[in-house]
RNA sequence: UCCAACGUAGCUCAGUGGUAGAGCAAUCGGCUGUUAACCGAUCGGUCGUAGGUUCGAAUCAUACCGUUGGAGCCA
Numbered sequence: 001u002c003c004a005a006c007g008u009a010g011c012u013c014a015g016u017g018g019u020a021g022a023g024c025a026a027u028c029g030g031c032u033g034u035u036a037a038c039c040g041a042u043c044g045g046u047c048g049u050a051g052g053u054u055c056g057a058a059u060c061a062u063a064c065c066g067u068u069g070g071a072g073c074c075a
Stems, first nucleotide, its partner, number of pairs: 001071007010024004018055001026042005048064003052060001
C1' cells in the first nucleotide's frame, strides 16, 4: 500500500428498508430465619463518523476512523 470481515445497551450478540431487541450485569421488590438460587419489575442506545439514495436507513451505496485476519513491499 491492497483485499476481506467486523463496529448496535456496561459485556456477549440478534435485528439485512417500515415502532431498536434478547441474555448477562446493575437497581428495586417478592420468596427465604439469612445468603445463594428462583420469580417479577425497572434502568440502560446520537446503531463508529460524515454527507448521500429513499416517502422511510442499524439495514443500501460512497468517503473516512477503529479492530481483526490475509496479501504485497522490504538492501
Molecule: transfer RNA
Organism: Halobacillus karajensis